Predicted 3D model of a 269-nucleotide RNA (Bacterial large signal recognition particle RNA) from an Actinomycetota bacterium. It matches the Rfam family "Bacterial large signal recognition particle RNA". Rfam's curators write: The signal recognition particle (SRP) is a universally conserved ribonucleoprotein involved in the co-translational targeting of proteins to membranes. Gene Ontology terms of the family: signal recognition particle, plasma membrane targeting and SRP-dependent cotranslational protein targeting to membrane, signal sequence recognition. Rfam classes the family as a non-coding RNA gene. The coordinates come from a structure-prediction model, not an experiment, and the mean pLDDT is 75.
[in-house]
RNA sequence: CCAUGCUAGGUGGGGAGCUAGCGGUGCCCUGUAACUCACAAUCCGCUACAGUGAGGCUGAAUGCCGGAAUAUGAGGUUUACUGGUGAUAGGGUUAGCUGGUUUGAAAGUGGUGUUGAAAACCGGGUCUUGUGCGGCAAAGAUUUACAAACCCCGUCAGGUCCGAAAGGAAGCAGCGGUAAGUAAAAUACUUUGGGUGCCACAAGGAAGCCUGGUUGGAGCUAACUGCAUUCUGUGCACUUGUUGCCAUAAAUCGAAGUCCGGUGCAUGG
Numbered sequence: 001c002c003a004u005g006c007u008a009g010g011u012g013g014g015g016a017g018c019u020a021g022c023g024g025u026g027c028c029c030u031g032u033a034a035c036u037c038a039c040a041a042u043c044c045g046c047u048a049c050a051g052u053g054a055g056g057c058u059g060a061a062u063g064c065c066g067g068a069a070u071a072u073g074a075g076g077u078u079u080a081c082u083g084g085u086g087a088u089a090g091g092g093u094u095a096g097c098u099g100g101u102u103u104g105a106a107a108g109u110g111g112u113g114u115u116g117a118a119a120a121c122c123g124g125g126u127c128u129u130g131u132g133c134g135g136c137a138a139a140g141a142u143u144u145a146c147a148a149a150c151c152c153c154g155u156c157a158g159g160u161c162c163g164a165a166a167g168g169a170a171g172c173a174g175c176g177g178u179a180a181g182u183a184a185a186a187u188a189c190u191u192u193g194g195g196u197g198c199c200a201c202a203a204g205g206a207a208g209c210c211u212g213g214u215u216g217g218a219g220c221u222a223a224c225u226g227c228a229u230u231c232u233g234u235g236c237a238c239u240u241g242u243u244g245c246c247a248u249a250a251a252u253c254g255a256a257g258u259c260c261g262g263u264g265c266a267u268g269g
Stems, first nucleotide, its partner, number of pairs: 001269006009058003012030004020047005035055005063263006075253006082247010094237001096236002099232002103228002107225003110221003119215008127204006133197002136193005142185005152177004160169003
């Protein structure tokens, strides 16, 4: 150096979490190398040489072990009142924007005013009470007409009753009248009532409104806009707290990769 056969080793790794600690099952990342079975999150198995038990593959090799680099680096975790973007809860005592509301003055517009503003004075009406008149409504009264089988009146044919007779009595129908009642009529009647009436008279009357007159001689008004102000609300902003996501910064863990070093035994040639 070659051949054959063994053995050591290897047969993924990492992150968070759990754990006294280590590893596994479970969750996440890494992909071409990610062996199989059993155990296992109210856990399973171990002890700083840190899964246990069994089996398969590879096997001293571009493999394995160790080291190195301010190395690259998938990905994870933590922190940062650093930024951005959502959700949620609160704040109107939040001098913001917007909405509504109260009051004031009168800048603008409008209305009105020399056919006379504001202001002052006088009078009247509207208003209240009383009286009266008229009118409406209701009821009554009055007039007329109708209206009672009997229990209203008058007259009572016929007939009935009493009587020897003369004569008398009651009395139906009819006729006439009247009552309760029904209908009509107009107002010269009475009573009651009212959101009755350009009504009359008297008394009263704070303010407002309307109206007439005198003085006066240019404003008055406050509907709209604007200004100021009171109160209210929270649609948007603002702000406070909590939380999610993204970005940035820092820290931390970190696989694959690169380089250096090391790398067994037996037999035969």